[in-house]
Molecule: Bacterial RNase P class A
Organism: Marinobacterium arenosum
C1' cells in the first nucleotide's frame, strides 16, 4: 500500500415563522375556547416465524393420538434464541456453516453401468492339486468336474489396507504394522480426546431416518377485534328439531373422570355510544463487582408516543454524507428480510521498503 473477516455506532443537523397532538397547571361563557410548561415513530416499527407477560376458557385431573426440539455444559421469564466447548465440513488464514440422538429393534428405498448393490455373485481372468475319460514322443496335452476372488473391467460405493510367508492358484490362511471391535487406564462436570495397556482375525460394522420408525425431553386452547364496566334502545319476539340423568352441554381431536341441567337451527328487531385495558416496565443509563462469555448482583439516577377514519407537517436560511430501507395501535425477548452513505475497533493474508 492492497485484499479480506468479525463486532459496534450514526443514518441528517442548526435557527426562524405558521400548523397538528397526549399529559400537567392556570383562566374562562366550565358545552366550546385561551395562555403557559414539558413530551411526540424504528434499527428494523417490516415478516407474523418462535417464546412469553397479560386476559378469558370450571372451582380437577389422567391417558392416547398429535405437535415441537434433538452433541455437551451453561444463560434466560421462556424459546426453535444466545454463550462457551466437542465433533464434522468449507476456507492459505482471520473465520463461516451444521436438519449434530439411533441403521444389531423392525420395515422401506437406491437410476444407469456392472457378473453382482447386502444372508452376495463370477464378465475377462488365475489354477487344474485331488477325481473321471481320451491321447502321448511318458516331458506332458485336451475335455469334464472342481477350486478361486489376490489381478483387470463397471460404478459414488464391490466381503479392511500395505508387506512377507504359504498355496495347484489364491484368500487373515498365518505373521508384522495400520485400521476395527471389546474390556481397562489417563485427562475433562460432560460431549469427547489420547504416539496408553490387554485381548480378539474381525459382524460385507456399506448408504439413506429434512423415508416410515425407535429413543430422550417437552407441549391444553383462543387471543387486545382478548376481556371488564357504564349508559341507551328494542320485541323478556316468533317457528321448528333433539333431549330428561342409561340423555345432553361444558374452547384443538378421542377415551376415562369431574361439574352442571337443558341444547341446537332459522326468521325478525334493537345497539354498534362511552370509560378502562393503554403504558412505571422480566424498563433505560452510569459506576463498582463476579464470570472465558452469554449474563448476574449491589448502589445511584431517569421517565423516553399512547392515536382511535387514526397526531409530528409546510415554508425560509445555513451546513452537509446530496439522504437509503422505511410509520407504533397491548407490551416485551429473539430470529429472518431490506438498507444510499458515513464513523470506529480488533484480527488475517499478499506485496514493497528499512
Nucleotide at each position: 500500500g492492497g485484499a479480506g473477516u468479525u463486532c459496534g455506532c450514526c443514518g441528517g443537523a442548526c435557527a426562524g415563522u405558521c400548523g397538528c397532538u397526549g399529559c400537567c397547571g392556570c383562566g374562562u361563557u366550565u358545552u366550546g375556547c385561551g395562555c403557559g410548561g414539558g413530551g411526540g415513530a424504528g434499527g428494523a416499527a417490516a415478516g407474523u416465524c418462535c417464546g412469553g407477560g397479560c386476559u378469558c376458557u370450571a372451582u380437577a385431573g389422567g391417558g392416547c393420538a398429535g405437535g415441537g426440539u434433538g452433541c455437551c455444559a451453561g444463560a434466560u421469564a421462556a424459546c426453535g434464541u444466545c454463550u462457551g466447548g466437542g465433533c464434522g465440513g468449507c476456507g492459505c488464514g482471520a473465520g463461516c456453516c451444521g436438519a449434530c440422538g439411533g441403521a444389531a429393534a423392525g420395515u422401506g428405498c437406491a437410476a444407469c453401468a456392472g457378473a453382482a448393490a447386502g444372508u452376495a455373485a463370477a464378465c475377462c481372468g488365475c489354477c487344474u492339486a485331488a477325481g473321471u475319460a481320451c491321447c502321448u514322443u511318458c516331458g506332458g496335452g485336451u475335455a469334464c468336474c472342481g477350486g478361486u476372488a489376490a489381478g483387470g473391467g463397471u460404478g459414488a460405493a464391490a466381503c479392511g489396507g500395505u508387506g512377507c510367508g504359504g498355496u495347484a492358484a489364491g484368500a487373515g490362511c498365518g505373521c508384522a504394522c495400520c485400521g476395527c471391535g471389546u474390556g481397562g487406564g489417563u485427562g475433562g462436570c460432560a460431549a469427547c480426546a489420547c504416539u496408553c495397556c490387554a485381548c480378539g482375525g474381525c459382524g460385507a460394522u456399506g448408504g439413506u431416518a429434512a423415508a416410515c420408525c425407535c429413543c430422550a425431553c417437552u407441549c391444553g386452547g383462543a387471543g387486545c377485534a382478548a376481556g371488564a364496566c357504564c349508559a341507551a334502545a328494542u320485541a323478556g319476539g316468533g317457528a321448528c328439531c333433539c333431549u330428561u340423568a342409561a340423555g345432553g352441554u361444558g374452547c384443538g381431536g378421542c377415551c376415562c373422570g369431574c361439574a352442571c341441567c337443558g341444547g341446537g337451527u332459522c326468521c325478525g328487531g334493537g345497539u354498534a355510544g362511552g370509560u378502562c385495558g393503554c403504558u412505571g416496565g422480566a424498563g433505560g443509563u452510569g459506576u463498582a463487582u463476579g464470570g472465558u462469555g452469554a449474563c448476574g448482583u449491589a448502589c445511584a439516577u431517569c421517565c423516553u408516543a399512547g392515536a382511535u377514519g387514526a397526531a409530528u407537517g409546510a415554508c425560509u436560511g445555513u451546513c452537509u454524507a446530496c439522504g437509503a430501507c422505511a410509520g407504533a395501535a397491548c407490551c416485551c425477548g429473539g430470529c429472518u428480510u431490506a438498507c444510499a452513505g458515513g464513523c470506529g475497533a480488533a484480527c488475517u493474508c499478499c506485496u514493497c521498503a528499512c